[in-house]
């Protein structure tokens, strides 16, 4: 240099044919239980905001009524070829 694949809450990881973004698990926080802890149970857990509401899928643009998903450019990582 060329080809292919991947990037989604703190971590892993879903999201069917383009139709509620973050299901589910782990971790964590608070409470319960316990002599105390573990285990277990309940609730919470992306960002801004008092709230209503708004924003967010590596960054940017496009197509579309509607994009995590399709198209283009860029960044990062992995594999293969030279």
């Nucleotide at each position: 240099g060329g080809g292919c694949g991947a990037g989604u809450g703190g971590c892993g990881g879903a999201a069917u044919u383009g139709g509620u973004a973050u299901a589910c698990g782990c971790a964590c926080a608070u409470g319960g239980c316990u002599u105390a802890g573990g285990a277990c149970c309940a609730u919470g857990c992306a960002c801004c905001g008092c709230a209503a509401g708004g924003u967010u899928u590596g960054g940017g643009a496009g197509u579309u009524c509607g994009a995590g998903u399709c198209u283009c450019c860029c960044c990062u990582c992995g594999c293969c070829c030279a």
Description
Predicted 3D model of an 82-nucleotide RNA (transfer RNA) from a Minisyncoccota bacterium. Rfam family: tRNA. The coordinates come from a structure-prediction model, not an experiment, and the mean pLDDT is 80.